[in-house]
RNA sequence: AGAGUUUGAUCAUGGCUCAGAACGAACGCUGGUAGCGUGGAUUAGGCAUGCAAGUCGAACGGGAUCCAUGAAGUAGCAAUACGGAUUGGUGAGAGUGGCGGAAGGGCGAGGAACACGUGGGCAACCUGUCCAGGAGGUGGGGAAAACCCCGGGAAACUGGGGCUAAUACCGAAUGCGGCGCGGAAGGGCAUCCUUCCAGCGCCAAAGGGGGCGCAAGCUCCCCCUCCACGAAGGGCCCGCGCACCAUCAGCUUGUUGGCGGGGUAACGGCCCACCAAGGCAUACGGUUAGCUGGUCUGAGAGGAUGGCCAGCCGCACUGGGACUGAGAUACUGCCCAGACUCCUACGGGAGGCUGCAGUCGAGGAUCAUUCGCAAUGGGGGAAACCCUGACGAUGCGACGCUGCGUGGAGGACGAAGGCCUUCGGGUUGUAAACUCCUGUCAUGAAGGAAAAGGAGAGGGGCGCCAACACCGCCCUUAUUUGAUGGUACUUCAAGAGGAAGGGACGGCUAACUCUGUGCCAGCAGCCGCGGUAAUACAGAGGUCCCGAGCGUUGUUCGGAUUUACUGGGCGUAAAGGGCGCGUAGGCGGCGGACCGUGUCGGAUGUGAAAUCUCCGGGCUCAACCCGGAAAGUGCGUCCGAAACUGGCCCGCUCGAGUGCGGGAGGGGGAAGGGGAAUGCAGGGUGUAGCGGUGAAAUGCGUUGAUAUCCUGCAGAACACCGGAGGCGAAGGCGCCUUCCUGGAACGCAACUGACGCUGAGGCGCGAGAGCCGGGGGAGCAAACAGGAUUAGAUACCCUGGUAGUCCCGGCCCUAAACGGUGCACGCUAGGGGUGGGCGGUCUUCAACCCGCCCGUCCCCGAGCGAACGCGUUAAGCGUGCCGCCUGGGGAGUACGGCCGCAAGGCUAAAACUCAAAGAAAUUGACGGGGGCCCGCACAAGCAGAGGAGCAUGUGGCUUAAUUCGAUGCAACGCGAAGAACCUUACCUGGGCUUGACAUCAGGCUGCAAGGGGGAUGAAAGUCCCCCGCCUUCGAGGGUGCCUGACAGGUGCUGCAUGGCUGUCGUCAGUUCGUGCCGUGAGGUGUUUGGUUAAGUCCAGCAACGAACGCAACCCCUAUCGCCAGUUGCCAGCGGGUGACGCCGGGAACUCUGGCGAGACUGCCCGUUCACACGGGAGGAAGGUGGGGAUGACGUCAAGUCAGUAUGGCCCUUACGCCCAGGGCUGCACACGUGCUACAAUGGCCGGUACAGAGGGAUCCCAAGCCGCGAGGCGGAGGAAACCCCAAAGAGCCGGCCCCAGUUCGGAUCGGGGUCUGCAACCCGACCCCGUGAAGUCGGAUUUGCUAGUAACGGCGCAUCAGCUACGGCGCCGUGAAUGCGUUCCCGGGCCUUGUACACACCGCCCGUCACAUCAUGAAAGCCGUCUGCACCCGAAGUCCGGCGUACGCCGGCCUAAGGUGUGGGUGGUGAUUGGGAUGAAGUCGUAACAAGGUAGCC
Repeated sequence: AGAGUUUGAUCAUGGCUCAGAACGAACGCUGGUAGCGUGGAUUAGGCAUGCAAGUCGAACGGGAUCCAUGAAGUAGCAAUACGGAUUGGUGAGAGUGGCGGAAGGGCGAGGAACACGUGGGCAACCUGUCCAGGAGGUGGGGAAAACCCCGGGAAACUGGGGCUAAUACCGAAUGCGGCGCGGAAGGGCAUCCUUCCAGCGCCAAAGGGGGCGCAAGCUCCCCCUCCACGAAGGGCCCGCGCACCAUCAGCUUGUUGGCGGGGUAACGGCCCACCAAGGCAUACGGUUAGCUGGUCUGAGAGGAUGGCCAGCCGCACUGGGACUGAGAUACUGCCCAGACUCCUACGGGAGGCUGCAGUCGAGGAUCAUUCGCAAUGGGGGAAACCCUGACGAUGCGACGCUGCGUGGAGGACGAAGGCCUUCGGGUUGUAAACUCCUGUCAUGAAGGAAAAGGAGAGGGGCGCCAACACCGCCCUUAUUUGAUGGUACUUCAAGAGGAAGGGACGGCUAACUCUGUGCCAGCAGCCGCGGUAAUACAGAGGUCCCGAGCGUUGUUCGGAUUUACUGGGCGUAAAGGGCGCGUAGGCGGCGGACCGUGUCGGAUGUGAAAUCUCCGGGCUCAACCCGGAAAGUGCGUCCGAAACUGGCCCGCUCGAGUGCGGGAGGGGGAAGGGGAAUGCAGGGUGUAGCGGUGAAAUGCGUUGAUAUCCUGCAGAACACCGGAGGCGAAGGCGCCUUCCUGGAACGCAACUGACGCUGAGGCGCGAGAGCCGGGGGAGCAAACAGGAUUAGAUACCCUGGUAGUCCCGGCCCUAAACGGUGCACGCUAGGGGUGGGCGGUCUUCAACCCGCCCGUCCCCGAGCGAACGCGUUAAGCGUGCCGCCUGGGGAGUACGGCCGCAAGGCUAAAACUCAAAGAAAUUGACGGGGGCCCGCACAAGCAGAGGAGCAUGUGGCUUAAUUCGAUGCAACGCGAAGAACCUUACCUGGGCUUGACAUCAGGCUGCAAGGGGGAUGAAAGUCCCCCGCCUUCGAGGGUGCCUGACAGGUGCUGCAUGGCUGUCGUCAGUUCGUGCCGUGAGGUGUUUGGUUAAGUCCAGCAACGAACGCAACCCCUAUCGCCAGUUGCCAGCGGGUGACGCCGGGAACUCUGGCGAGACUGCCCGUUCACACGGGAGGAAGGUGGGGAUGACGUCAAGUCAGUAUGGCCCUUACGCCCAGGGCUGCACACGUGCUACAAUGGCCGGUACAGAGGGAUCCCAAGCCGCGAGGCGGAGGAAACCCCAAAGAGCCGGCCCCAGUUCGGAUCGGGGUCUGCAACCCGACCCCGUGAAGUCGGAUUUGCUAGUAACGGCGCAUCAGCUACGGCGCCGUGAAUGCGUUCCCGGGCCUUGUACACACCGCCCGUCACAUCAUGAAAGCCGUCUGCACCCGAAGUCCGGCGUACGCCGGCCUAAGGUGUGGGUGGUGAUUGGGAUGAAGUCGUAACAAGGUAGCC
């Protein structure tokens, strides 16, 4: 200090989430030790039991008990026993009295308040004990407890009578003194304060103990009284500070003040009577809360919090009340009422843990019914001492903080085990074992504290005193006192021996693999994981982090500048009020004087302690504790300053305003007037239609429409001018004239003298629609009706049509009321247009031109901005004031309030839910957006498909199996360039198990391998017999058998892959480097203007270059040349035949096949900057000559695990292997691709030409012979420019057929054959004879082709025994038609535009309905709680009054609780009902996003 998350990516906005720290915590797993802290946060719910406040005999009466003494008496001879008087001591329990029970301890209910904090005030007050001081303590009296007697009651308790002491009570005396009244002086702060004077009146007390002394008395201590000081504590008052809600806006009658009185320690309306009518407004009401020092967090400012400790307040079962007292309205006192619990003899009583422990309950959750007064502190006492659950200790809880340990060193190129593995290894890991050490803590043993000072006693000294006493202080001696505790600490002993876990490992965030699982189980803080290879689930190994803890949950602050004071915003992200006038308030020009509120400086007081920080110190360290300092940003007081702010006073003119002048204007209101158009009415002319639409229909019209002419009436709106123009605050304002009226600009510079700006509330205005009342109503037109459209059409279109639109009056008060931009003022470069006014120049006047001010529009600079953009009319730079925003949805909704006749408006939430919603810009994609341009894309044409029959593939169906794959284009004569067996992967059946095949190891086998034969069998297989090697004799090679590794799998996953392929597409595109532009995604380059088949080339340009593509280079083909001349050729020469290059020969020609040439827009003309294009010449060929090969970046999770390869998974006497038979050929159907046809451009018969490219060895096969034929016999020649396949066919010549289901067509079926093959039944091809089906040119629709092309014709080849080939791949022959053109369909390229799409339009997305769940509003009511008002009743008690000697009694006011009635607030519940939210695959439609197919929105 930041990070994750909206997007394909980007920037900004914005929310959500995380990392940090903290806690009185809780929960899960785990847990060695010590120290210091800390621990009922919930039911202020109820409580058993014990303890928590007593003490004083030196205030008093009295005295149980016990000890000592032991008298009289009794017994006894006596000792003695019993007995107990007396005296001395001890002093319990209770009582009178004093002090203390108001402190200490607990809790946080209540309380929003002078409760608390801070600073002040009291001239308006009190203060027991304590300290210092002054004065005094004289002399009397009468009672009542205890006790005794009698009585009531179960008890608690209580009544009557009698006796008695005091430091109890009462009166009297004295009065330094105090208080009241009167006067004077001084002072102050209004009431007043202080001091002094003399007079009058009023006011005190108590004793106890010690010493000396015979006593009187002296003396000491304690105590008492009056006065007054101090200390400390308290009471009251005030300034300021300290929660939320305005959906609480008005509250108040003791209320506000006054006079008088009461009351109090004291002021006060605290209380009362009377008088006045005031007082408050962040009041009143509601909700929540103890406040503070501090604590947590934070850089700070701030936010949150108030547990422990400390200060203050409040409370003590709930409510009320007073008494006593220095102090209480009293936690463990009293009275009353109530609720609750307990006792009871039913008549009555008792009680109050929010003290310490403990218990029940509720709760996620919080301890011992411990020890001790040894210490500290408190109460009482003269003291000893007593009391003290305050406190000191210990215990329990990892609740927190802190310290320590669970061992240290050595130890392998690294054990075992685990895990992973590419099988080599890696890792756990120096980790362990092992060796050598150490001894903290725990354990055992021994020693063993500090915390203790004091107290009483003995001795000594000093002070007091008359005193060697007493008393006080100091020194000293011995004795004595510890809960913790035999603890801390120290020493010794033994032995690595007793002591490690938790979480995490997809990103954020540090740490990765395997297995299991298969949108299941589950995880999750956010984003998100899981669909068969999951680093995200679960387990394991490993790793990371922390460590006696680790995680989780909850909460707070932080991060969050995400409430912004520090430190934010509002054109489009949330956010400017619809506009003005103006109140309060805030802010305010220039000069001067004074004041000193703010402000600033200095001093001073305070800001408790603890805490925090710093320094130092003590526990071995630390936590913890102690001492000191600093800090405490605050408040008060005094002194000072006067710039700024403010106050007051005087002035000024530039802000603001007034006046005067001539102009501009759809500014507003009223009245009057006008023409065009439309409709209607009347009349004329006139005839069959008009109207309307995409096309129609409804509608109107022969009762005469539409059209046209004339006349009249009506209402509404005002063409042209008219403009990015004018006016107005906004809404808004448009024919002309008149009247009334508002504002602004300009010019002049006379006047006022800051009079200003803004503006919460308030008031007014406020389009359209809507509402009420009254008019008006031509056109238009919601609703409505009809016609169309459509799947539907409650719409869009058409024909009608009512409210309404118009006027008057009254409401409503909204808007995309928008410049989406509040108002005012100042400042900050320019250019251009336009409206108004003025000036200059020049003009008769103007106009042009130049300039100033105001308005308005465009462009752009700096600057600003996320960008878009704004830019002197700011969205720039500043100031002032107002309004508004704080994630999306829920919702501008509900409830409440206010307004409205209503409709509705204004104000305005929450639950719940989501991880986004949204802005700008970028790249794509898309559009029933635009522009430009291509392609057999359309059009033009030719031939087809779709109809028939057959072939073939596919779907479907069937089947034991009909093996599998391919599925829009881009699957379907595809993988198949050859399924009868084989192939074959499928099915049925029969068999084999180291296997049909590969490699290795161990063992066995003297044997082969191989060949032949036999049995069985469908075969495979199984069983048996015979023949049958080399050798160095080791048994090796080889072979077989057994065993073990392994083989094998066309089993799955093409969505794990390689490779290959299809497709867009032979389309012209796709990128890079550097530079430049942009915050960035990205852009530029590649856009633009031309041009091209082409990102082809040229020009231009912040681009310059380059790469992959295009083109070219390669092959075939078209022309020529050269070379070569057999198997090919034959012009000339010669020879020869029935004929033939047949022969000699030739190398010319054809041809063959090598090498070359040729074409490059090179030349000419035109256009042209250039590139290039058009035309032309020459040429075999001309603008890429024709064809082929060649396929950019990429897309489709396209296709292929069945061609091969290959990860993972699966099978292992089978999912492997062998065999026989069957199936892949099944057929009611459907589709694709083809063949053959439907005929005369034909069919049939006969005759007769002209190819190219190929193939041929158990192959092509000639001649000849046989057969109608398939074919057979035959065998010449040929590894082939030689021989063969081989005939080419269409064509050409001649003949027949004569439009017919035919001499077309050949399916189907019958019969007979041929050939291949082990074998043609399922299931081959071909031949012959017979049979002769459908079909007469094919619906919607659809395919190919632009020239040697289409079409037509045949020929060859691969596969192959043969062949279902009509398929595929090639070859040649014959050989067209058409192209105006680019509007349309399809596909594509470039630029541009819109976008809410980015899985990218096969996209996105809206609303109703249906279902489920959740929260919420309304609701007849019902239930609770709080509270106002009126009235009734009224305890205790103060006060008042009366009576009374007194105790007290009676009455009155007030009043707690209770009751009755009636309102209000708030919460719960509620049949039913309203909308809302959410929920993989429901229904209906298509509203929005592209012109979203009717632009959208308010």
Predicted 3D model of a 1498-nucleotide RNA (small-subunit ribosomal RNA) from an uncultured rumen bacterium. It matches the Rfam family "Bacterial small subunit ribosomal RNA". The sequence is in RNAcentral, with records from ENA and SILVA.